[in-house]
RNA sequence: GAGUUGGCCGGACAGUCACGGGAUAUCUGAGCGAUCAGGUGUCUCGAGGAAAGUCCGGGCUCCACAGGGCAGGGUGCCAGGUAACGCCUGGGAGGCGCGAGCCUACGGAAAGUGCAGCAGAGAGCAGACCGCCUAAGUGCUUCGGCACCGGUAAGGGUGAAAGGGUGCGGUAAGAGCGCACCGCACGCGUGGUAACACGACGUGGCAAGGUAAACCCCACUCGGAGCAAGACCAAAUAGGGUGUCUAUGGCGUGGCCCGCGCUGACACCGGGUAGGUUGCUUGAGGUGCAUGGUGACAUGCAUCCCAGAUGAAUGACUGUCCACGACAGAACCCGGCUUACAGGCCGACUC
Numbered sequence: 001g002a003g004u005u006g007g008c009c010g011g012a013c014a015g016u017c018a019c020g021g022g023a024u025a026u027c028u029g030a031g032c033g034a035u036c037a038g039g040u041g042u043c044u045c046g047a048g049g050a051a052a053g054u055c056c057g058g059g060c061u062c063c064a065c066a067g068g069g070c071a072g073g074g075u076g077c078c079a080g081g082u083a084a085c086g087c088c089u090g091g092g093a094g095g096c097g098c099g100a101g102c103c104u105a106c107g108g109a110a111a112g113u114g115c116a117g118c119a120g121a122g123a124g125c126a127g128a129c130c131g132c133c134u135a136a137g138u139g140c141u142u143c144g145g146c147a148c149c150g151g152u153a154a155g156g157g158u159g160a161a162a163g164g165g166u167g168c169g170g171u172a173a174g175a176g177c178g179c180a181c182c183g184c185a186c187g188c189g190u191g192g193u194a195a196c197a198c199g200a201c202g203u204g205g206c207a208a209g210g211u212a213a214a215c216c217c218c219a220c221u222c223g224g225a226g227c228a229a230g231a232c233c234a235a236a237u238a239g240g241g242u243g244u245c246u247a248u249g250g251c252g253u254g255g256c257c258c259g260c261g262c263u264g265a266c267a268c269c270g271g272g273u274a275g276g277u278u279g280c281u282u283g284a285g286g287u288g289c290a291u292g293g294u295g296a297c298a299u300g301c302a303u304c305c306c307a308g309a310u311g312a313a314u315g316a317c318u319g320u321c322c323a324c325g326a327c328a329g330a331a332c333c334c335g336g337c338u339u340a341c342a343g344g345c346c347g348a349c350u351c
Stems, first nucleotide, its partner, number of pairs: 001351009011321007019046012048327001052338002055336005060226004072222005077091005092106001093104004107217002112215002114211002129156002131152003137148004164182006183206001184204004188199004230278004240269006249263005285304008322325001
């Protein structure tokens, strides 16, 4: 100088005034009281690393549920961590990089089905276009050969891909046709918890081309809805039921009777709208130390309390300073992932 990787911070300090929560003192009002409501004062707390996207996983709540199967969804090398995960850690394999390191949807293509543009002779139990050969067979012959019948996957050419590679032998020319080495498959052995690796071991001339974020097969796994969940209290000039009462009443219909419809007061009963309370923040919690572990993490001890609103609070001003300040704001709560982000700090490592 150029990079790789892990972690941290996210303007600082002081003052004044607002805004939301809590505690406390006091005053006023209501109440027998417990207590509740309001005012004032004091003290105290008050957004994030992503509060975001709502993409996964769980807690919590309600609904459903004997058990089993089908359908459908998800995940997909191995081991571990965890409440759980599609997350994290460690390892294996493959790929990329000089390297630190990074990336991977990484089960099965010898169960079946499907698909494959262009080029090319041929694209799936393959293929003679050029080339090579003419041993065997047939015909002709000027006896040099030529033609037919054929043989051949070495070489050329096409393609992303043409049915192991190199060499020797072999042959008419060739070919795992034979052999050696390399590769491959299966078996065995050794190491490893395993994925897998290794082997001077054995067997086999080599099949079984690619594609499963195509259907499919295999293994594991999955009920649904969400705090507008759910629980409680509960107005009225709203409405329902039951009973009692001067009801053998009144009003309407009608000429009248019957019938039918409507109607008062009081008490009780549930349901429940508005509204209110709760759920609501002490939690798989943070910090420090110790121990175990390569690590994710776990255990123990000490210590801390760190928003809880419901039209929804964190802003404004002043002073000083600097590197002049990005992305962006809780709404039941956690663990992840992903995305956005001015600028700055620390550690480890590579060339």